Record summary: The RNA shown here (transfer RNA) has 73 nucleotides and comes from Dictyota dichotoma.

[in-house]
């Protein structure tokens, strides 16, 4: 420089146009136990990397940008 692939919760990821954006692990809180881990229940935590577009309707399709990673040169 070409080209592929991620960016969604504190972390790890799922979610290929519509229903309240979820899971696992932490995190609080509470139950349980003599205690403590384990196990049970509950909550809180999202500008879905920015920006524009298309559509009634976008996390999802298009574009541009930023920013891992990788592949050729």
């Nucleotide at each position: 420089a070409a080209c592929g692939g991620g960016g969604u919760a504190g972390u790890u990821c799922a979610g290929u146009g519509g229903u309240u954006a979820g899971a696992g692990c932490g995190u609080u809180g509470g139950g349980a136990u003599c205690a403590u881990a384990c196990c049970c229940c509950a909550a809180a935590a999202g500008u879905c990397g920015g920006g524009g577009g298309u559509u009634c309707g976008a996390a999802u399709c298009c574009c541009u940008u930023u920013u891992c990673c990788g592949u050729u040169a």
Its mean pLDDT, the model's own confidence on a scale to 100, is 83.
Rfam family: tRNA. Rfam classes the family as a transfer RNA.